[in-house]
RNA sequence: CCCGUCGUAGCUCAGCCCGGAUAGAGCAGUCCCGUCCUAAGGGAACGGCCGGGGGUUCGAAUCCCUCCGACGGGA
Numbered sequence: 001c002c003c004g005u006c007g008u009a010g011c012u013c014a015g016c017c018c019g020g021a022u023a024g025a026g027c028a029g030u031c032c033c034g035u036c037c038u039a040a041g042g043g044a045a046c047g048g049c050c051g052g053g054g055g056u057u058c059g060a061a062u063c064c065c066u067c068c069g070a071c072g073g074g075a
Base pairs, nucleotide, nucleotide: 001074002073003072004071005070006069007068010027011026012025013024020058030044031043032042033041051067052066053065054064055063
């Protein structure tokens, strides 16, 4: 210098291919039930401006461009 994959909740990931309106799950944390007290188990609420910016569109996590970061490959 060139090519590819990835970036979504505190952590691990789905959703992206094929745009559709309120973005989900598990774990962790909080509260409650439970118990003599813990634990197991059960329930509830909370937690995201989807890496930054721009564009297309009635509508973008999803498509396009660019930048940043992580990893891999080639020279």